[in-house]
A computed fold for a 686-nucleotide part of an RNA from Chlorolobion braunii, annotated as large-subunit ribosomal RNA, domain II. Rfam family: Bacterial large subunit ribosomal RNA. The gene name in the source record is rrn23S. The prediction has a mean pLDDT of 83.
Context: one part of a larger RNA
RNA sequence: GCCGGCGACUUAUAGGAAAUGGCGGGUUAAGGAGAAAGAUCCGGAGCCCAAGCGAAAGCGAGUCUGAAUAGGGCAUGAUGUCAUUUCUUAUGGACCCGAACCUGGAUGAUCUAACCAUGGCCAGGAUGAAGCUUGGGUAACACCAAUUGGAGGUCCGAACCGACCGAUGUUGAAAAAUCGGCGGAUGAGUUGUGGUUAGGGGAGAAAUUCCAAUCGAAUUCAGAGCUAGCUGGUUCUCCCCGAAAUGCGUUGAGGCGCAGCGGUAACGAUGAGCUGUCUAGGGGUAGAGCACUGUUUCGAUACGGGCUGCGAAAGCGGUACCAAGUCGUGGCAAACUCCGAAUACUAGGCAUAGCCUUCCGUAAACCAGUGAGACUGUGGGGGAUAAGCUUCAUAGUCAAGAGGGAAACAGCCCAGAUCACCAGCUAAGGCCCCUAAAUGACCGCUAAGUGGAAAAGGAUGUGAGAAUGCUGAAACAACCAGGAGGUUUGCUUAGAAGCAGCCACCCUUUAAAGAGUGCGUAAUAGCUCACUGGUAAAGCGUUCUUGCGCCGAUAAUGGCCGGGACUAAGCGGUCUGCCGAAGCUGUGGGAUUUUUUUAAUGAAAAAAAUCGGUAGGGGAGCGUUCUACAUUGGGUGAAGCGAUCACGUAAGUGUUCGUGGACAGUGUGGAAGUGAGAAUGUCGGC
Numbered sequence: 001g002c003c004g005g006c007g008a009c010u011u012a013u014a015g016g017a018a019a020u021g022g023c024g025g026g027u028u029a030a031g032g033a034g035a036a037a038g039a040u041c042c043g044g045a046g047c048c049c050a051a052g053c054g055a056a057a058g059c060g061a062g063u064c065u066g067a068a069u070a071g072g073g074c075a076u077g078a079u080g081u082c083a084u085u086u087c088u089u090a091u092g093g094a095c096c097c098g099a100a101c102c103u104g105g106a107u108g109a110u111c112u113a114a115c116c117a118u119g120g121c122c123a124g125g126a127u128g129a130a131g132c133u134u135g136g137g138u139a140a141c142a143c144c145a146a147u148u149g150g151a152g153g154u155c156c157g158a159a160c161c162g163a164c165c166g167a168u169g170u171u172g173a174a175a176a177a178u179c180g181g182c183g184g185a186u187g188a189g190u191u192g193u194g195g196u197u198a199g200g201g202g203a204g205a206a207a208u209u210c211c212a213a214u215c216g217a218a219u220u221c222a223g224a225g226c227u228a229g230c231u232g233g234u235u236c237u238c239c240c241c242g243a244a245a246u247g248c249g250u251u252g253a254g255g256c257g258c259a260g261c262g263g264u265a266a267c268g269a270u271g272a273g274c275u276g277u278c279u280a281g282g283g284g285u286a287g288a289g290c291a292c293u294g295u296u297u298c299g300a301u302a303c304g305g306g307c308u309g310c311g312a313a314a315g316c317g318g319u320a321c322c323a324a325g326u327c328g329u330g331g332c333a334a335a336c337u338c339c340g341a342a343u344a345c346u347a348g349g350c351a352u353a354g355c356c357u358u359c360c361g362u363a364a365a366c367c368a369g370u371g372a373g374a375c376u377g378u379g380g381g382g383g384a385u386a387a388g389c390u391u392c393a394u395a396g397u398c399a400a401g402a403g404g405g406a407a408a409c410a411g412c413c414c415a416g417a418u419c420a421c422c423a424g425c426u427a428a429g430g431c432c433c434c435u436a437a438a439u440g441a442c443c444g445c446u447a448a449g450u451g452g453a454a455a456a457g458g459a460u461g462u463g464a465g466a467a468u469g470c471u472g473a474a475a476c477a478a479c480c481a482g483g484a485g486g487u488u489u490g491c492u493u494a495g496a497a498g499c500a501g502c503c504a505c506c507c508u509u510u511a512a513a514g515a516g517u518g519c520g521u522a523a524u525a526g527c528u529c530a531c532u533g534g535u536a537a538a539g540c541g542u543u544c545u546u547g548c549g550c551c552g553a554u555a556a557u558g559g560c561c562g563g564g565a566c567u568a569a570g571c572g573g574u575c576u577g578c579c580g581a582a583g584c585u586g587u588g589g590g591a592u593u594u595u596u597u598u599a600a601u602g603a604a605a606a607a608a609a610u611c612g613g614u615a616g617g618g619g620a621g622c623g624u625u626c627u628a629c630a631u632u633g634g635g636u637g638a639a640g641c642g643a644u645c646a647c648g649u650a651a652g653u654g655u656u657c658g659u660g661g662a663c664a665g666u667g668u669g670g671a672a673g674u675g676a677g678a679a680u681g682u683c684g685g686c
């Protein structure tokens, strides 16, 4: 891992509700009689009901308040009670499995820590302390030297003890080892045997270290089925309805309580909802505005101040400084408003048979779940007008929703799946091939593979529109020619001659020609332009608005519109077809609810509406074991097992054949150890 067995809402008592049954006031409890066990009988204590109101005394179909005979509150006018079943609540282990812990009693020092008692062990080599001896030396000591001697938590190094490094090993040979190096090795050494210390404790050269592979408190049994607002799991079928992820409170935030939203049942009415329109409302949002509160641009005027002149002071002046206020001008505001919508909301009328249905109301009715929400559009706050961000409001979808489209894609677009069909029509979206349907029609645009990602900014890309100027008295472009004189104007300067710079910018000849547009020179020179004539001939220039394009455009393995490919099979507009879904229709079947008819406990038919669904509520059934009563089958073959066919909406049921070899079923009831695929489930097998 697979297969098979087992495996989770039980039971007692009490409260509440519903259904069913008994009685009509209901009913007994303890106890007693009875008996195989019961049934049954006795037992009326007690409980509920039959009257309420008041805090109470109390009064009573009334009572309380009150001065009241007023008013008001609660009653009166409706029959209950005892059981059984189901649901639910409370108390108990209370649906099942699961702690870490806490407490009590025991068992442990054959591991290990320390200690006690008694024993054992430490190859070999090195070093050479004190002391002694001899010699020297001293007044005597001291002192010196050489032998001797054999000290030491001394040195090197086996056994032994340890464990610093590396490799191997890491489902190991081993739940800590092996191999190669390494440290101590006469000592605070090591080791055998026996003993002592015990868990709120012992021991500890001290590490939260050890106390039997267990240690921030051993192990074991018991309290104990501890508790678990936590995780996991919770077993047959069909039918109907169908949520929430919000508000308030909470030692509350992943839990609860109340409300909201769901289901079921009863009663009551004819109301509720939607659409359109009208009427009456309140508002202070969007926008706008500056009348207030603030803020703010420029100008004018100017209180006051600064600086400054004159003056002994008073005072008189100046000012390119600051500036209240006022006037004009132009702005800004969630916590500004002289104003002020659209929507939304409230109430009422109309539609007159508007549409639609029971969605409405009542009762402290009964049973829940939910209280982590997600994204998208719109209006806001926070953030950076960031986030698949966060937090509100509002609508939708998902959640709990399948189907078609968006290549793929919970939350986007279309559309809400009762079942069947090799029928039809459409939605979104599509119609060259993959791939169902137009290589459809017409008018334009694009040349960039733009389409098939992007900005500021840039550009004789190209289409459309508008304005304006020049133009057969010849424009624009091109070519031929001229482009002069006073003059090298003046100043400046080494020089300044159109052309470093400053001032001025005149006059003449002219068809025209600047005291000069650029290049150029040291300065001249030279080239060129403005301007003019000619050749030739028909449009040319500037500005604005707008459509589609271009550049801007760099991401790391090889490119991408879903792909092929496309110049339309791209983009804009107009038109006609077609395809396309579980939508709608057609044909046939089923179910639910309501109504009507027939019928009359049961049922049948018709019509209308409905039949996606998680949590959850309700309804109806199937099957298993045992049991009461009735009944049936079985060695001429029961159950079980393997097949086959048939029936039923399903759980399931039945026929036939084989195997098997002794029990099994059906009907009506009753009672449950009553249904497994999941729980790191549990036991067994492989």
Stems, first nucleotide, its partner, number of pairs: 001686006011092013025048003031042003052059002062074004095233002098230001102223006113197009122187001124156003127152001131148001133146004160184003164181005199215001201211003208217001236621006246259005260370002262367003266362003273355002275351007287339001288337002293333004298328004304322002306319005373398010403414003418589004423585003429579003432564003438576001440575006451566001457551002461548010478535005484508003490502002514529001518527002590611009622675001624672010640659004645654003